[in-house]
Two RNAs folded together computationally: RNase P RNA and transfer RNA, 411 nucleotides in total.
C1' cells in the first nucleotide's frame, strides 16, 4: 500500500421481486391498495462527515457588467473535480524511497510585537582604525571584517587591497538578464554580460490566469379529501413581484403577512459515466472492444432472533435520488 | 434526508484584515454597620471545544474531528 470484513446448516419472523391460484371479493370517504402458496433476494468499505465534482429536477431561458467564491509548477486523464496518473522543482533520508495549498514580493498597500544601533528611500551599541590633546570611563571622523540582539541583519567563501575595512577589485559558488542546446511543457544544461540595486510575509489586502446561474428528491410531476376568511402592496405609465448580492436585460398577474385546512395515495426510485472476466492501446491514471451478471428500494422506515457446529471468537458501524472522489472511524487474518 | 450558524472565566457575552484576552452578574477577602443588605477597594478563576498546518508568532487564517442550536411538507 492492497484484499477480506466470521463461515456452514436448521427453525421462526420482517421488507421488496417473480410465477401460479383466487375475487361481482376484501380494506378505504376517495384517490388507491391487496390474500394464499412456491421460488429467489435483501446494507457498507466506509452506507458516516457533507468537504469537493457531476447526473437528474425546478426556477418562463440562466445574456452582459460589477461584486463574490474556488483553484493555482507542467503535461495527461475524466461526464466533471480541489480527484487520479506521470513528470519538474524544493525539502527529508545512508539508501530504497517518502513528503509537498509549489503562480506573482524588481505592480501597489499593509504588517514585522519584545529585543536590538538599525526591521528596509536605512543605520552604528561594543569593537577595529585614524586624528585632536586636557592622556580620559573624552571628542571628532572612517569602517561594517569580528561581537551582541532577533524568527529574520542587506549575497557566501577565499584572496588582493587598506590606517582599519568594504564587490572597492579578482577567482569559484549563488542571483539577475540575454542567447544557444535538449524537452510538448514545468525545467535542465552551456555560454555571455551585470558587482548584486532586489529582507520576509499573499492559508494579509491585492495582481495575474482559469472556472463558477441558483436551489436542492422536504427537488419536482400527478391524483384524492378538507379548508368562513382578514389585511397590505399591485395589475399596460411593463408597476408589485421573480430572475436567491447589485445594475442592465428578460419574464411578468399576482405577491406578502396573519388566520384556516390536510398531513392520504401514485410516480420520481433504481439498468447505471454499473459490476466481473478476457483481449487491445497507453509507463500509468484511463480508454476501446467482446462476453457475462442484474445484486435493497423502505416511508415510523425491513435486513433480525434462537439452536447446532467450526475457527483466528468477530472491530468501526445501518442504505433513504444516484454516481465519481476526498477525509475520518475500524478487531483480526492474508498478500 | 438537505441547508445555515455557533463553541472564549461558574453564567451571559465582547475581542478575531495576527503580537499571549476583557466586561457585567456570580465567588473570596477587607472596609463601612450593633448586625445584615447596599456601596467602595482588592483578589482568584481561562489547555479561547479538540487535533494538524501556514507564520518568527494563531482566540483570530486554512484543513480535519467532536458537540450544540436553528430552518426546510402540501392546499387555498
Nucleotide at each position: 500500500g492492497g484484499a477480506c470484513a466470521g463461515g456452514u446448516g436448521a427453525u421462526c419472523g420482517c421488507g421488496g421481486c417473480u410465477g401460479c391460484c383466487a375475487a361481482u371479493g376484501c380494506c378505504g370517504a376517495a384517490a388507491g391498495g391487496c390474500g394464499g402458496c412456491a421460488g429467489g433476494u435483501g446494507a457498507g468499505g466506509a452506507a458516516a462527515g457533507u468537504c469537493c465534482g457531476g447526473g437528474c429536477u425546478u426556477c418562463a431561458u440562466a445574456g452582459g457588467g460589477c461584486a463574490g467564491g474556488a483553484u493555482g509548477c507542467c503535461g495527461g486523464u475524466u461526464a466533471a473535480c480541489g480527484g487520479c496518473c506521470g513528470g519538474u522543482g524544493a525539502g527529508g533520508g545512508a539508501a530504497a524511497c517518502c513528503u509537498u495549498a509549489a503562480g506573482g514580493a524588481a505592480a501597489g498597500u499593509g504588517c514585522a510585537a519584545c529585543a536590538g544601533a538599525a526591521a528596509g528611500u536605512a543605520u552604528a551599541c561594543c569593537g577595529c582604525c585614524g586624528a585632536g590633546u586636557u592622556u580620559a570611563u573624552c571628542u571628532c571622523g572612517g569602517u561594517a571584517a569580528g561581537g551582541g540582539u532577533g524568527a529574520a541583519a542587506u549575497g557566501g567563501c577565499g584572496g588582493u587591497g587598506u590606517a582599519a575595512g568594504a564587490g572597492a577589485c579578482c577567482a569559484c559558488c549563488g542571483c539577475u538578464a540575454c542567447c544557444g542546446u535538449g524537452g510538448u511543457a514545468a525545467c535542465a544544461u552551456g555560454g555571455u554580460a551585470g558587482g548584486c540595486a532586489u529582507u520576509g510575509u499573499a492559508a494579509a489586502c491585492c495582481c495575474c490566469a482559469u472556472c463558477c446561474g441558483a436551489a436542492g428528491c422536504a427537488a419536482g410531476a400527478c391524483c384524492g379529501a378538507a379548508a368562513c376568511g382578514a389585511g397590505a402592496c399591485g395589475u399596460u405609465u411593463g408597476u408589485a413581484g421573480g430572475u436567491u448580492g447589485c445594475c442592465c436585460g428578460c419574464c411578468g398577474a399576482g405577491u406578502c403577512u396573519c388566520a384556516g385546512g390536510u398531513g392520504g395515495g401514485u410516480c420520481g426510485c433504481u439498468u447505471g459515466a454499473u459490476g466481473c472476466g478476457g483481449c487491445u492501446g497507453g509507463u500509468a491514471a484511463c480508454a476501446g472492444u467482446c462476453g457475462u451478471a442484474c445484486u435493497a428500494g423502505a416511508u415510523a422506515g425491513a435486513u433480525g432472533a434462537u439452536c447446532a457446529u467450526c475457527c483466528a471468537c468477530g472491530a468501526c458501524a445501518g442504505a433513504a435520488c444516484c454516481c465519481g472522489g476526498c477525509u475520518u472511524a475500524u478487531a483480526g487474518u492474508c498478500c | 434526508g438537505g441547508g445555515g450558524c455557533g463553541u472564549u472565566a461558574g453564567c451571559u457575552c465582547a475581542g478575531c484584515u495576527g503580537a499571549u484576552a476583557g466586561a457585567g452578574c456570580g465567588c473570596g477577602g477587607c472596609a463601612u454597620u450593633c448586625g445584615c443588605a447596599u456601596u467602595g477597594c482588592c483578589g482568584a478563576g481561562g489547555u479561547c471545544a479538540g487535533g494538524a498546518g501556514u507564520u518568527u508568532g494563531a482566540u483570530u487564517c486554512u484543513c480535519c474531528u467532536a458537540c450544540g442550536c436553528u430552518c426546510c411538507a402540501c392546499c387555498a

Rfam match: Bacterial RNase P class A. The family's RNA type in Rfam is ribozyme.